[in-house]
Molecule: small-subunit ribosomal RNA
Organism: uncultured prokaryote
RNA sequence: GAGUUUGAUCCUGGCUCAGAUUGACCGCUGGCGGUAUGCUUAACACAUGCAAGUCGAACGGUAACAGCAAGAGCUUGCUCUUGGCUGACGAGUGGCGGACGGGUGAGUAACGCGUAGGGAUCUACCUUCUGGUGGGGGAUAGCCCGGUGAAAAACCGGGUUAAUACAUAAGACCUAAGGGUGAAAAGGGGCCAAUUCAUGAAAGCUCUUGCCGGAAGAUGAACCUGCGUUAGAUUAGCUUGUUGGUAGGGUAAUGGCCUACCAAGGCGACGAUCUAUAGCUGGUCUGAGAGGAUGAUCAGCCACACUGGAACUGAGACACGGUCCAGACUCCUACGGGAGGCAGCAGUGGGGAAUAUUGGACAAUGGGCGAAAGCCUGAUCCAGCAAUACCGCGUGUAUGAAGAAGGCUCUAGGGUCGUAAAGUACUUUCAGUAGGGAGGAAAGGUUAUAGAUUAAUACUCUAUGGCUGUGACGUUACCUACAGAAGAAGCACCGGCUAACUCCGUGCCAGCAGCCGCGGUAAUACGGAGGGUGCAAGCGUUAAUCGGAAUUACUGGGCGUAAAGCGUUCGUAGGCGGUCUAUUAAGCAAGAUGUGAAAGCCCAGGGCUCAACCUUGGAACUGCAUUUUGAACUGGUAGACUAGAGUACUGUAGAGGGUGGUGGAAUUUCCAGUGUAGCGGUGAAAUGCGUAGAGAUUGGAAGGAACAUCAGUGGCGAAGGCGGCCACCUGGACAGAUACUGACGCUGAGGAACGAAAGCGUGGGGAGCGAACAGGAUUAGAUACCCUGGUAGUCCACGCCCUAAACGAUGAAUACUAGCCGUUGGGCCUUUGAUCCGUGAGUUGCGCAGCUAACGCGUUAAGUAUUCCGCCUGGGGACUACGGUCGCAAGAUUAAAACUCAAAGGAGUUGACGGGGGCCCGCACAAGCGGUGGAGCAUGUGGUUUAAUUCGAUGCAACGCGAAGAACCUUACCUACCCUUGACAUCAUCAGAACUUGUUAGAGAUAACUCGGUGCCUUCGGGAACUGAAUGACAGGUGCUGCAUGGCUGUCGUCAGCUCGUGUCGUGAGAUGUUGGGUUAAGUCCCGUAACGAGCGCAACCCUUGUCCUUAGUUGCCAGCGCGUAAUGGCGGGAACUCUAGGGAGACUGCCGGUGACAAACCGGAGGAAGGUGGGGAUGACGUCAAGUCCUCAUGGCCCUUAUGGGCAGGGCUACACACGUGCUACAAUGGCCGGUACAGAGGGCCGCGACCUCGCAAGAGCAAGCAAAUCCCACAAAACCGGUCGUAGUCCGGAUCGGAGUCUGCAACUCGACUCCGUGAAGUCGGAAUCGCUAGUAAUCGUGGAUCAGCACGCCACGGUGAAUACGUUCCCGGGCCUUGUACACACCGCCCGUCACACCAUGGGAGUUGGCUGCACCAGAAGUAGGUAGUCUAACCUUCGGGAGGGCGCUUACCACUUUGUGGUUCAUGACUGGGGUGAAGUCGUAACAGGGUAACC
Repeated sequence: GAGUUUGAUCCUGGCUCAGAUUGACCGCUGGCGGUAUGCUUAACACAUGCAAGUCGAACGGUAACAGCAAGAGCUUGCUCUUGGCUGACGAGUGGCGGACGGGUGAGUAACGCGUAGGGAUCUACCUUCUGGUGGGGGAUAGCCCGGUGAAAAACCGGGUUAAUACAUAAGACCUAAGGGUGAAAAGGGGCCAAUUCAUGAAAGCUCUUGCCGGAAGAUGAACCUGCGUUAGAUUAGCUUGUUGGUAGGGUAAUGGCCUACCAAGGCGACGAUCUAUAGCUGGUCUGAGAGGAUGAUCAGCCACACUGGAACUGAGACACGGUCCAGACUCCUACGGGAGGCAGCAGUGGGGAAUAUUGGACAAUGGGCGAAAGCCUGAUCCAGCAAUACCGCGUGUAUGAAGAAGGCUCUAGGGUCGUAAAGUACUUUCAGUAGGGAGGAAAGGUUAUAGAUUAAUACUCUAUGGCUGUGACGUUACCUACAGAAGAAGCACCGGCUAACUCCGUGCCAGCAGCCGCGGUAAUACGGAGGGUGCAAGCGUUAAUCGGAAUUACUGGGCGUAAAGCGUUCGUAGGCGGUCUAUUAAGCAAGAUGUGAAAGCCCAGGGCUCAACCUUGGAACUGCAUUUUGAACUGGUAGACUAGAGUACUGUAGAGGGUGGUGGAAUUUCCAGUGUAGCGGUGAAAUGCGUAGAGAUUGGAAGGAACAUCAGUGGCGAAGGCGGCCACCUGGACAGAUACUGACGCUGAGGAACGAAAGCGUGGGGAGCGAACAGGAUUAGAUACCCUGGUAGUCCACGCCCUAAACGAUGAAUACUAGCCGUUGGGCCUUUGAUCCGUGAGUUGCGCAGCUAACGCGUUAAGUAUUCCGCCUGGGGACUACGGUCGCAAGAUUAAAACUCAAAGGAGUUGACGGGGGCCCGCACAAGCGGUGGAGCAUGUGGUUUAAUUCGAUGCAACGCGAAGAACCUUACCUACCCUUGACAUCAUCAGAACUUGUUAGAGAUAACUCGGUGCCUUCGGGAACUGAAUGACAGGUGCUGCAUGGCUGUCGUCAGCUCGUGUCGUGAGAUGUUGGGUUAAGUCCCGUAACGAGCGCAACCCUUGUCCUUAGUUGCCAGCGCGUAAUGGCGGGAACUCUAGGGAGACUGCCGGUGACAAACCGGAGGAAGGUGGGGAUGACGUCAAGUCCUCAUGGCCCUUAUGGGCAGGGCUACACACGUGCUACAAUGGCCGGUACAGAGGGCCGCGACCUCGCAAGAGCAAGCAAAUCCCACAAAACCGGUCGUAGUCCGGAUCGGAGUCUGCAACUCGACUCCGUGAAGUCGGAAUCGCUAGUAAUCGUGGAUCAGCACGCCACGGUGAAUACGUUCCCGGGCCUUGUACACACCGCCCGUCACACCAUGGGAGUUGGCUGCACCAGAAGUAGGUAGUCUAACCUUCGGGAGGGCGCUUACCACUUUGUGGUUCAUGACUGGGGUGAAGUCGUAACAGGGUAACC
């Protein structure tokens, strides 16, 4: 920086990602080289080999080898023997070294480490200086002999022997004057004249290496101190050699290091003790830094060496490859005993995700020994293995479009892989083969010369030269030649974060996933492919660390509401602290000195072809210590001051606290009177009280609790809290004016006190109220809400408890920063009238700047600053568990983890919703009229049935719906029978006119045979149409998906709304406009207004109807004129009227009055055919419902292709215990029936309407005129009116059902048509709960026509006739609009969501206990060892008076002490029948607690 909480927004806050890194592991892949690195786990166990020896110039010597000499045997060049004579050397004595080098990190929280210092020390080898190095002695390994055991390891006795082994005198030192302590070592080379023997030696001389004493240095080591060095307080007290002193011992040395005595100290909230974890550092990784994490390789220190203990030797060890003991383990054994220690290098087993060769060499560097040569060296240098890491190189280069083939994709054209390949021309790094070939080598030896030394040209040393000559690596690096593109590319990813997209498969499956999340038939997210992106001999996963994370905030965060201010005050430690002067120098500042190892990091050079790497120099190491200087600030010391703080004095207000009195009203109870039937209670009731006299009312008495009015956003108090009145005791605040003290202050971890209500203990008290409890209601239930009772309690005294949403959700103190209005209690001045003004102490409301995520805060800060304290770090688990403390108990306080989620949360916004509010509307209710729901029938649906009962529509908004009309057809369904390029379209090939008559078979489709027929145009090539055949492309599908779609439609709703541009406001979502005041049917209009305008809707424009005018006058009309008829516009004619259909007029709140705001508008009126939209229609904003339709049509995808396509016959869609919707007809007298008489409108008609006439009871039939229609026909309108009859009944109501007979349509009325006539005559007497329509030419009622249609309507659409009732009104039901409010809802209340129970899984607490680990205390025990003692025993050197002594060994013993034993505690890890809650799970059960007033406001 990004992703992720939301419908969207801002904030808080967690989770996740991108980066760098690693001693890494794993998966896939793998060409070369260089440089590094390589058991992080079992400090688990180890086979085998090697890792520490060396010196003969310390010694006695001679086991092996070689040489030489001598001898023997003889096969005369071999063998054997002898000789330490020589080179050398096994074993041994002795010296030096095995305390270094190498490994590991178990232990250790410590002077262990780091850093800076200190004084009381030692130091082999090395260096310098100085002084010595004499004389004698006794042994013992080895060797030889013998023995024990007779396995080994080892041991014992005797004999002999050496030293640089051991011991000893003197010088020296100490002294208590007796004595005691107490160094030495020699070896090698050369010379020899003088001394002696005399080939040559001894003495001597000389050179050299040693040895001893002393003094210093260097190096190394030991000790002490300051400071720094993990976490836990759910570890708060620890300590008896403990702290100090004196004396002594001990040590190299200080010291309780040890002992005795004395004192009672020492450590600790600045974290002792305990527990857990851990080697420390230079450094390494990360980070801008500060930090955080880490301590492999390299380097410094420490610790350890199978586990525990111990000392010896030594300069140095309490000793990795030494010793002793104990323990565990392994091995050998002849069972008696013995041996061993890879955390050295290799290697093995084991553990583990995981880490290499039983290699070469001492050539180099270094180490040990040695005089040296040299020997030893798994230190080291090299090689081997491993992509483990870093660095470098390569896998070719150029050209090459027919953009090949092939793959993938496609809109079928193309695009892409792609200059990629092929082809052509080049190159040869690396690898390969062959050849050449540095450097790492300096030394050493020998020789020559010179110098030093010396008597010396010996010896030895130094320098120079010559000669000789040392390489594990190594087939080295490097160079040259040869051949040929030849041998050399993978891995991950491609939804967003995050660079990179398509196809196929799959179908909430398989799977993916770091987070968000993908997958339920069109997946850029799964799997494969093509393509692309990124890195590249690697790439990705996993693990781990830092970063991002300002998410522990020192740099650099917060706490009103997001997590977070202790309930309040006092106060200890601590922290911080007013003004002035002087001084000091702890802090602070500057300089200097020392140190801060090397390596590393950084900078600049240099060397490997570059780089990694190596190397040289510099810088740095921010630190510590010492020292010099400074004196502003902080601190210390001393002195002063008064502004902070306090004291004294005089006043003021107050429900401040405590104690004791006292008062009235009211409730209740009791007594008495009056009085009679109810009272009480509720939404409504009941329980309850009452005729034994209630309630009501009057009087009296008792008792307890609380104090109306005053009363206030008022007062007091630290908070909790405090309210009648009086008295006493008492705390604080405020004001005024002086005086005094002189910083005495602020905060406050622990601590202490106070602390509502409830609760607890003891004793009182008890009127009212009232948990629990009882009863009555309510309810599906009601352990509740409501009611009647009612115990604890509420009250008092004393003692506990100590918590609250103890809230201003706001710690305390101080200072500063605009104001205004009110109010309480004081003061001053002045009017003196309610005032006014300033001042300081409180207390409300608003508000500027500023702050805040916003809301809001705003001199009473949440502003600006300082000081101190408390607290927070995702949600849940969890205001929990365990442990501790407190409590009588209840419980309080302190306070985790496992596990789980990707959120939880704050504030505001827009919606939606509310059994929230306000305003308004609608046949929404109300007021009315008529229905439905009951009956019969019709019709549709569900269900059931069926071979099939085709499919769709399903709350309103499906159900007389698609269907404006299923007998066949329709038809999509079922059964049976047939067809397969197909019933239909286009193209290709061939043939043929097309077409058609008849017969037979069959249910038909169809099949066979048969009769007729040779067409049209032509440029003569052919063409057009049609038919048939076979084949292939293809046709076809009412098959699926309306949740892939277009189009069309329904619905909210003809509701008045829905938006935009610019501007403004807001961090933003958004707001404003569109809200407000009026008004309207209306977001209609007016006014106001940070808005101004605009668009889609409203309205108007359109159609129709209502009045009039005008034009026109047939098929319509007929007033007047005329003709004619029985009669009729029948005819002439007329153009007036009606009407028809064109055009106009008219209505606009225009006029008057009133109301209103001088508006919009409303009310009333006039005029008018019509009046405030005149009535009706068409017209349906943004959008909602994944609403409906793939079966109207179109269409993506999927599916079928001798069938899910096509044809045909019959059947079905018409079934029928049932349920529902919509209708028709009725139940009758406002009626039925019979007879008579009127009055419409709008339509339809040629495959049609069909008159008149005749026949039939009728449906209808026959004949047939007229009419493509203002002309003819359908076509008589019916209700109505007049007259008659019926007389309240299952009827002269009602007509279902059934029987019979017919008519019509049609190929055909059986399943399954309509109608007619005769007969039959069911239910039904006005319909439960519930529910529908309608506000005027409406409801109701009456008939008429049309579409569909051969026929079939009670349906639908349209038309007219007759023609009402009611509307007080908006409380309620339903729906809607606007504003506002609450919200935990946004899939939006059909929302969200809580708890028990049941099931599964997970972690965890308790748990009778059980098993381990560690550990305290008190004991047992006592190996080896050291120290002390010593009666026993042994004893070479020295002394001796020869008796012995000194000294020593062994033994015994004491002390200390490891392993061990017992008892009793503590702590911790596991485990445990059972049990507690918690978490997570799919649609489980029961309720509905919360969110709206959540239906009883919620919460603590």